[in-house]
RNA sequence: UGUGUGCGAGGAGCGCUGCGACAGCUUAACUGCCAGGCUCGCCCACUGGAUCAAUGCAACGGCGCUCGUAAAUA
Numbered sequence: 001u002g003u004g005u006g007c008g009a010g011g012a013g014c015g016c017u018g019c020g021a022c023a024g025c026u027u028a029a030c031u032g033c034c035a036g037g038c039u040c041g042c043c044c045a046c047u048g049g050a051u052c053a054a055u056g057c058a059a060c061g062g063c064g065c066u067c068g069u070a071a072a073u074a
Base pairs, nucleotide, nucleotide: 002046003045004044006042007041008040009039010038011067012066013065014064015063016062019037022032023031024030036060
């Protein structure tokens, strides 16, 4: 660095639709559930790589509504 498991974060809530995944059924369809499945960070395991220091700190997330926070305008 990459892969896998887990955890945390990305302000909060309500309603709607329903793709993927999952489950049921069956092996086709259908039904149920469903808008953090994405990104970043960390622990552990595996794998690859490797000088050090300083500075900075996210970008996003269907449709509609509400709140919060910050900024701007009046």